[in-house]
Context: one part of a larger RNA
RNA sequence: GGAUGAACGCUGGCGGCGUGCCUAAUACAUGCAAGUCGAGCGGUAAGGCUCUGCACAGGUUAUUUGAUCAUAUUACUUAUGUAAUUAAGCUGCUCUUGGCUAAGACAGUGAGCUAUCGAAUAAUGUGUGUAGAGUACACGAGCGGCGGACGGCUGAGUAACGCGUAGGAACAUACCCCAAAGUGAGGGAUAACUGCCCGAAAGGGUAGCUAAUACCGCAUGUGGUCUUCGGAUUAAAGCUUUAUGCGCUUUGGGAAUGGCCUGCGUCUGAUUAGUUUGUUGGUGAGGUAAUGGCUCACCAAGACUACGAUCGGUAGCUGGUCUGAGAGGAUGAUCAGCCAGACUGGAACUGAGACACGGUCCAGACUCCUACGGGAGGCAGCAGUAGGGAAUUUUCCACAAUGGGCGAAAGCCUGAUGGAGCAACGCCGCGUGCAGGAUGAAGGCCUUUGGGUUGUAAACUGCUUUUAUGUGCGAGGAUUAUGACAGUAACACAUGAAUAAGGGUCGGCUAACUACGUGCCAGCAGCCGCGGUCAUACGUAGGACCCAAGCGUUAUCC
Numbered sequence: 001g002g003a004u005g006a007a008c009g010c011u012g013g014c015g016g017c018g019u020g021c022c023u024a025a026u027a028c029a030u031g032c033a034a035g036u037c038g039a040g041c042g043g044u045a046a047g048g049c050u051c052u053g054c055a056c057a058g059g060u061u062a063u064u065u066g067a068u069c070a071u072a073u074u075a076c077u078u079a080u081g082u083a084a085u086u087a088a089g090c091u092g093c094u095c096u097u098g099g100c101u102a103a104g105a106c107a108g109u110g111a112g113c114u115a116u117c118g119a120a121u122a123a124u125g126u127g128u129g130u131a132g133a134g135u136a137c138a139c140g141a142g143c144g145g146c147g148g149a150c151g152g153c154u155g156a157g158u159a160a161c162g163c164g165u166a167g168g169a170a171c172a173u174a175c176c177c178c179a180a181a182g183u184g185a186g187g188g189a190u191a192a193c194u195g196c197c198c199g200a201a202a203g204g205g206u207a208g209c210u211a212a213u214a215c216c217g218c219a220u221g222u223g224g225u226c227u228u229c230g231g232a233u234u235a236a237a238g239c240u241u242u243a244u245g246c247g248c249u250u251u252g253g254g255a256a257u258g259g260c261c262u263g264c265g266u267c268u269g270a271u272u273a274g275u276u277u278g279u280u281g282g283u284g285a286g287g288u289a290a291u292g293g294c295u296c297a298c299c300a301a302g303a304c305u306a307c308g309a310u311c312g313g314u315a316g317c318u319g320g321u322c323u324g325a326g327a328g329g330a331u332g333a334u335c336a337g338c339c340a341g342a343c344u345g346g347a348a349c350u351g352a353g354a355c356a357c358g359g360u361c362c363a364g365a366c367u368c369c370u371a372c373g374g375g376a377g378g379c380a381g382c383a384g385u386a387g388g389g390a391a392u393u394u395u396c397c398a399c400a401a402u403g404g405g406c407g408a409a410a411g412c413c414u415g416a417u418g419g420a421g422c423a424a425c426g427c428c429g430c431g432u433g434c435a436g437g438a439u440g441a442a443g444g445c446c447u448u449u450g451g452g453u454u455g456u457a458a459a460c461u462g463c464u465u466u467u468a469u470g471u472g473c474g475a476g477g478a479u480u481a482u483g484a485c486a487g488u489a490a491c492a493c494a495u496g497a498a499u500a501a502g503g504g505u506c507g508g509c510u511a512a513c514u515a516c517g518u519g520c521c522a523g524c525a526g527c528c529g530c531g532g533u534c535a536u537a538c539g540u541a542g543g544a545c546c547c548a549a550g551c552g553u554u555a556u557c558c
Base pairs, nucleotide, nucleotide: 001558002557003556004555006554007553008552009551010550013430014429015428016427017426018425019423020422021388026386027385028384030383031382032381035146036145037144040143041142043139044138047137048135049134050133051132052131053130054129055128056127057126059124060123061122062121063120064119065118066117067116068115071087072085073084074083075082076081094111095110153341154340155339162266163265164264165263166262167261168260171258172257173256176254177253178252179251180250181249182248183247184218186216187215193208194207195206196205197204198203223234224233225232226231238246239245267313268312269311274304275303276302279301280300281299282298283297284296285295286294316338317337318336319335320331321330322329323328343364344363345362346361347360366377367376368375369374394420396419397418398417402416403414404413405412406411433463434462435461436460443454444453445452446451468495469494470493471492472491477485502547503546504545505544506543507528508527509526513542514541515540516539517538523530524529
């Protein structure tokens, strides 16, 4: 000088892109992180829709009936009024007829309309509740299929065929692609469910019923396997919206993936010198998908080692990263590949694949529940908590995009992922104004008292608007549809210098100097060193220098 997953001190305007428990692989409250398929099956707990029955509450229409209003009479009361009685109701309007020259008036007949409230009955329709049925709407639990072996996290262990690189032969592969052949006829169960029983719970027992792409025989044998070449043995499953559908079985090939073996490389200690008995090899057998002491029986006595065995210490490895002209040295956060682990130790089951992070069993430590008999749990997933520490973030939004699982699909799930939030933690970019302005103002500091310096710096004049604030408009990520981000980015207009500078240093190395205070004190310091009354080295002030939204210090590497 460069660098950092940094921390600390002082300071702090904005944006983009990244990064963020290096310590206790310590313990974890809470929520979520792996489901899906009803087009495999028996079904129907919840919900939707339709139908039916019942109950309740309103609406409309019709019929019947009651009350109020209104007319007359009687009685009472000062009065408004009150009570009772009566009428083939009463009142009013319209039309029609007769008489009349006409209007008006009078008389008569017939028809129609006419207010408010309540009750009952019938019909019709609505809503609510309830019971039942149906439903290719949907679906809790169950059987069954596929996926939970991916994705995500961590680096404890491992000095090893673990990793890197270059090869090899004795292997496997669900889903996917290609090709060939087939898909016939049957059977017995069982869960769910129902009844009973045990248990605090977790859960379990028993009896009975039922289905399948669940399970099991039989047939066939293109093929496959074995073969003493005669032969033996070996498969299937249906669903359905009926179609160029989705499946199922056998065999061969492919793609890609994985298991195994080998050469070389891969830290340190000799104050670790000998190590090894399934050890080294052979024969035979077992086992595995497969080679092999992988395991076993027998036989032989080998095998490794100063070119460092064995033992001890440390450590995940690599592409890379940092530094360096390079050779090298250091390192292995983020991203990518491989490996290993999932509370600790051990084990197998299922499956194409695990000896399985959010599966099972056993043991242990710890935590929790308990009716004391017994049970439950595993954040090194995403957030978050406690603890440790110098130190490391939100218990956020969305499946819109990319990808994954299931499904014929619609779709569902996805703390993967896409985003937002926090942090100057890092890199990059921008800004905190620009031009003019000398009486070189005032103030500060120094002074040889003349002046010098701060300093065109300020004031003042003119200008600009990156940024800021406000308003408007508004992509692309998305394909015809679907946008979490987000009315985001960008753009336009308005306002107004308006919102925005600090840190370290000034003896030499090393750019930058004076005054005062202190007096080997207080203190400084990377090294040399400074300070004992004239300190450019301590403290303060003025000035100066360096870097700048940072500047210094500490730690570590080159």
Predicted 3D model of a 558-nucleotide part of an RNA (small-subunit ribosomal RNA, 5' domain) from an uncultured Candidatus Saccharibacteria bacterium. Rfam family: Bacterial small subunit ribosomal RNA. Model confidence (mean pLDDT): 81 of 100.